RNAcentral holds the sequence, with entries from Ribocentre.
Predicted 3D model of a 107-nucleotide RNA (Glycine riboswitch aptamer) from Rhodanobacter spathiphylli.
[in-house]
RNA sequence: CGCAAACACUCUGGAGAGACCGGUUGAAUCCGGCGCCGAAGGGGCACCAGGUGCGGCAGUGAAUCGCCCGCCUCCAAACUCUCAGGCAAAAGGACAGAGGGGCGCCC
Numbered sequence: 001c002g003c004a005a006a007c008a009c010u011c012u013g014g015a016g017a018g019a020c021c022g023g024u025u026g027a028a029u030c031c032g033g034c035g036c037c038g039a040a041g042g043g044g045c046a047c048c049a050g051g052u053g054c055g056g057c058a059g060u061g062a063a064u065c066g067c068c069c070g071c072c073u074c075c076a077a078a079c080u081c082u083c084a085g086g087c088a089a090a091a092g093g094a095c096a097g098a099g100g101g102g103c104g105c106c107c
Stems, first nucleotide, its partner, number of pairs: 001104003007101001009099005018034001020033004035087003041083001042081003049073005055068003
C1' cells in the first nucleotide's frame, strides 16, 4: 500500500419479566408450588424458485408450451414457540459503534 469484513479477540453502549410463596432461609444451589420475559443458543413458518401427479382448463391431426389445483423440496426475521436460558445487583445478553488481529507486496 492492497485484499478481506466471514470468524475470533479487546473496549463501549445494550431491553424485558416475581429480591414471589413454602422447606428455621440474605443471594446462589437443592426440593415443592404459582406467575411471567425474549435479545445467548435452539425449534417453526411466507413470497419466489425447483420437482411431481392416471389431476383440471385452454389448445392440437397428435403434442410441446401456457394457466390452475394438490403433494414434495428449498426458503427469512427483531415474526412466532418458550425446549434451553432468564425475572434486585453482579454475571450473561441479540444487536450497534470503535480498535487492532489475518493474508499478499514493497521499504
Its Rfam family is "Glycine riboswitch aptamer". Rfam links the family to the GO term glycine biosynthetic process. The coordinates come from a structure-prediction model, not an experiment, and the mean pLDDT is 80. NCBI's taxonomy places the organism under Bacteria, Pseudomonadota, Gammaproteobacteria, Lysobacterales, Rhodanobacter.